[in-house]
RNA sequence: CACACGGGAGAGUCCCUGGGGCGGCUGGUGCCGCCGCCGGGGCGCCGAAGGGGCAACGUCCCCGGAACCUCUCAGGCGCCAGGACCGUGUG
Numbered sequence: 001c002a003c004a005c006g007g008g009a010g011a012g013u014c015c016c017u018g019g020g021g022c023g024g025c026u027g028g029u030g031c032c033g034c035c036g037c038c039g040g041g042g043c044g045c046c047g048a049a050g051g052g053g054c055a056a057c058g059u060c061c062c063c064g065g066a067a068c069c070u071c072u073c074a075g076g077c078g079c080c081a082g083g084a085c086c087g088u089g090u091g
Stems, first nucleotide, its partner, number of pairs: 001091007012043001014042006020035006044077003050073001051071003057064002
């Protein structure tokens, strides 16, 4: 470093809206209610994929320069999944 197995945190059951499904009402066109079923948008929030920033230090202007620090572009905010990192085994 690669593969397999095990461990592995944080933060929304929020609002609007399109579709779908279920139920109720209506003579009927239709109307109303519900849903963590699939999307879009808004607001709020999280940091541990990835990415950006820097202290010591270095030929000390420039520039280079680490993290679980920091930013939150990306990503994420029920379970699952993913997951930096850690352990074991094999190569």
Model confidence (mean pLDDT): 82 of 100. The RNA shown here (Glycine riboswitch aptamer) has 91 nucleotides and comes from a soil metagenome.